[in-house]
Context: one part of a larger RNA
Parts: sequence; C1' cells; structure tokens
RNA sequence: UGGCGGGGGAGCACCACAAGGGGUGGAACCUGCGGCUCAAUUGGAGUCAACACCUGGAAUCUCACCGGGGGAGACCGCAGAAUGACGGCCAGGCUGACGACCUUGCCAGACUCGCGGAGAGGAGGCGCAUGGCCGUCGCCAGCUCGUGUUGUGAAAUGUCCGGUUAAGUCCGGCAACGAGCGAGACCCCCACCCCUAGUUGCUACUCUGGCCUCCGGGCUGGAGGCACACUAGGGGGACUGCCGGCGUUUAAGCCGGAGGAAGGAGGGGGCCACGGCAGGUCAGCAUGCCCCGAAACUCCCGGGCCGCACGCGGGUUACAAUGGUAGGGACAGCGGGAAUCCAAACCCGAAAGGGGGAGGCAAUCCCUUACACCCUGCCUCAGUUGGGAUCGAGGGCUGAAACUCGCCCUCGUGAACGAGGAAUCCCUAGUAACCGCACGUCAACAACGUGCGGUGAAUACGUCCCUGCUCCUU
Repeated sequence: UGGCGGGGGAGCACCACAAGGGGUGGAACCUGCGGCUCAAUUGGAGUCAACACCUGGAAUCUCACCGGGGGAGACCGCAGAAUGACGGCCAGGCUGACGACCUUGCCAGACUCGCGGAGAGGAGGCGCAUGGCCGUCGCCAGCUCGUGUUGUGAAAUGUCCGGUUAAGUCCGGCAACGAGCGAGACCCCCACCCCUAGUUGCUACUCUGGCCUCCGGGCUGGAGGCACACUAGGGGGACUGCCGGCGUUUAAGCCGGAGGAAGGAGGGGGCCACGGCAGGUCAGCAUGCCCCGAAACUCCCGGGCCGCACGCGGGUUACAAUGGUAGGGACAGCGGGAAUCCAAACCCGAAAGGGGGAGGCAAUCCCUUACACCCUGCCUCAGUUGGGAUCGAGGGCUGAAACUCGCCCUCGUGAACGAGGAAUCCCUAGUAACCGCACGUCAACAACGUGCGGUGAAUACGUCCCUGCUCCUU
C1' cells in the first nucleotide's frame, strides 16, 4: 500500500428485505446433470458465474464411444525387382460379405512398406505453457497520470470533508492545481410534429363498369388523385427553460405546478474503465510441448450417445365452473420463401394428409382463417363432459432406411393429480401474469432459444433487519 473482521459510520440494490402478484419444491410427462448399468452408454462445464449450457431438437451422417471389416507412408537410406515389382483373375478355402487374405496357376509390364528413418493426419493429452473469444465482480463507480507539496523512505496528498446525484454527477470548503480512461455525452429502436417521395401502399374527393337493393344505399373493379393511413430518408422538439416552495441569505440540487405528444436520465437497447477470479474454452479456430503414426490417421456396416432401483436442476400439462365442451362471430405484429423454396383457388378424404398447380426471386403472390376474447346451448362439483399419462388397433408424412429410436391423425384405453413440508425463485407498468404467432435449428421432429404482437393486475414511492455491493474509518 492492499485485503480481511461474527469492528464502527454513511450510502445503495426486487440477481436484498418490507408491501404485494405469480411460481418452483408434491403429481404425470419433456429435458439437462449425478449415480447405477453397459461391448459402448464419447467428452467438457460443477455455488452465485455447471445442470433446455457447449446454437448439444444425435434414426444414418453428425461422432469424438463400442463391435466387426477395409484403405493409406511425401522424401531419404537399406533390401528386393525383366530369373517379372505393383496390379488384375477362373475355381476352391476363409468370411456376415469381398482375389482383402490363403492354395494352384494365368494375364500384364516398372517399380516396390519387407526393414530403418522421416512425414501427412489426429475431436489424442496439458485452458496450470498460450493467442483469441467469453463469463463474472459489474443493473458497480471506480482506476490512474503530470506538475507542485509533505515524508529519510515505502508512500501520502489530489481521490478527503459538508451537501447533492443513477454516477469520483455537480456545488461549496481544503496544499493542492490540472488532466486521462470510465460515468455522461455518443449510436440504434419506440412515443409527437413538419418536410421530401407515391409503387407493389392508400382511396377522402371526381369520373366510370358490374352485381344486389327495403331506392336511403351496400359490395366489387377500372381511370384520375397522394388528401388520410402507411412506408423510409431528412429535420424539429426537452433545456430544471418558466412559476411557487425547500436548500447555505446566493450554490449544486430536491419537492410541487404550468404549458406540452413527452418531463427532470421520457421508455427500451448497443457500447462498457485499470484490473482480479492460474474462472471457462487445446471439442469453433489458431498455437508451444508431449503422445499415436500403420494406428490414437482414414473409410464402410451395425450398435451407442435415447440404456433405469434411484437423487438434483430447468420446463410442459394439470388438479377445474373467473372452468370444460359444441356451434356461431371479431381483431395483430415481428418475420420467412427457390434450382426444387413459399404455395392459392378448386377437387378427394372423418382427419392427419393426398391431388392440383395460379401467383411469387416478393410493401404486389404465398406461409397467414392467430389465440385468449364475444354470443348461444349443454355440463352442476363428481376423480367428473376436470386431467390427459400409459397401452392396444387402424391410417398418414419425411427419409435409402423410423426395430432399437421420429412426428402427425382417428377410434379405444383412460393413470397420477382435490393447490403441494422444510425450503426457494422471478417481478415496480404496458411491467408481472395469461394468450397465441413468426423465425432459428431443420429432409422430418419444439415442452428449447430468439423475437413479435393481443389481454392486462396488485403493491412500495420505504428501509438496512436478512443477503450482498460502494465509500470513509479502525
């Protein structure tokens, strides 16, 4: 100097509490991990910061694991080789299968792993040899420097104190005065207004075609038009600027108000300091050393990663009546689409699906009728018309192939579950909760991830008690 303390003080945070809302922990199932099992159940990650993580939804591939089988040595030396190398082959043997190998022989015509070195390759080892990247402290407000001053010196001061802030943010004081990285500013999206632009978007207004009509009008198309909406490029707008109060009379600022689409950082995101954790990754890639080198390289077939007495994490569906079910009715946004993608109308089928191919390289066409919601009927508190696990039968789709081990439809079967102990997680507003949709992965498969919109609460406006963080002090 720094760190630490079951020392002290001040401040702060829904990865803290309090006040509330919804869960997890109980059930069934999905998924990851441990354990056990196995020929193999490849490997990594291990409190927060491992465990729906390694874009990790593995049928083959992936693949690193297991069983079986095959292939392959640049270059150099030795050795062999026209007394025929490497290669090819009938038959038989071996084998799951193969002139791969073995036996006998034949074809052919120049090199040859038999030996030693040396390589190619390695998802073989070391993340305690590394680069790069990432996580985390950190939803933090810190980390330093120049000059001056103090101290023999390490070092201190500045960075402290009072107030204030989301902030080492700013104000005032002070042997300090300044400066840099960080915070802020900056960049993107959303909310208001204006300008520019008008097709593939829009249709108020004008003209016009068709259909219906209760003669009011309604539906649909074309030509104008760019008002409105939208799209996407530019600009404006918010600054404690104005008023009152508080504050140190005057500061920074705080509280309330006006105006405003919006206030006091408007909401959300990107970016994220000096460093620490020998944090994670040699299995994305790169790379040093070590190792394998005819096998630890490489290819093929089959299996495994999916095994199941159990334990843990994350989810899905529920336990029902603010519900279930049947019929009818309404309204999104983000996105995606070709050399085999998105696929409409229409037809077949009870459905999954099949046929069909218009249109679309996309503001044009398609995916794309969203669901919760509303109306009406039934159910009447029951293991039920709740719940759907499990199993049986039939059918469909993708794919070379669904036995191990895919998804979907129909019928049947209908399990646990009557609100979950100790404990524990998330959340302060268009948030939580509920509801679906799109995309990623992808031949097929979503209880996952990333986004999108729809409906839309409750409760703090505090505190440092618990958990932790920052600063001062000891």